Glycine riboswitch aptamer, 98 nucleotides, folded computationally. The coordinates come from a structure-prediction model, not an experiment, and the mean pLDDT is 78.
RNA sequence: GAUGCUCUCGCGGGAGAGUUCGGGACUGGGAAACUAGGCUCGACGCCGAAGGCGCAACCGCCCCGGAAACGCUCAGGCAAACGGACCGCGACAGCAUA
Numbered sequence: 001g002a003u004g005c006u007c008u009c010g011c012g013g014g015a016g017a018g019u020u021c022g023g024g025a026c027u028g029g030g031a032a033a034c035u036a037g038g039c040u041c042g043a044c045g046c047c048g049a050a051g052g053c054g055c056a057a058c059c060g061c062c063c064c065g066g067a068a069a070c071g072c073u074c075a076g077g078c079a080a081a082c083g084g085a086c087c088g089c090g091a092c093a094g095c096a097u098a
Base pairs, nucleotide, nucleotide: 002097003096004095005094006093008091009090010089011088012087013086018044020043021042022041023040024039026037027036028035029034045078046077047076051074052072053071054070058066059065
């Protein structure tokens, strides 16, 4: 230096499901009735792709071990933004191979 894998970082892509209902204080508008907004508390409904847990096809001679985008929905989420498994490219480092 080449190929493959891993960690970290940067860039790009990246799904689903409530802008639901009720209460509270606040802010804006309004003479008032009232109204809009975000925040917060509760209720009901819903989603799966942070993390977590479960099943195990499969890998492995066996044990140990690994193991899904499947299942659960604890956590998380249900306008946008943020986040986001995973994918692509680039950089540093490490490991393996010829």